RNA sequence: GGCCCGGUAGCUCAGCGGAUAGAGCGUCCGACUCAUAAUCGGAAAGAGCUCGGUUCGAAUCCGAGCCGGGCUA
Repeated sequence: GGCCCGGUAGCUCAGCGGAUAGAGCGUCCGACUCAUAAUCGGAAAGAGCUCGGUUCGAAUCCGAGCCGGGCUA
């Protein structure tokens, strides 16, 4: 350099072009316990890599760029 995959919440990841963008873990509160852990119940806040394009409508499709990983000469 070429090709492929990925970038969504504090972390790990989901998400047929149309819903309020979700789950688990984590955090906080409570229950249980002598206490802690585990377990159970509840709550809060939180995210689309960037810029353009297509579309009535884009996390999703297209283009360019950036970042990470892999393969290859």
Molecule: transfer RNA
Organism: Planctomycetota bacterium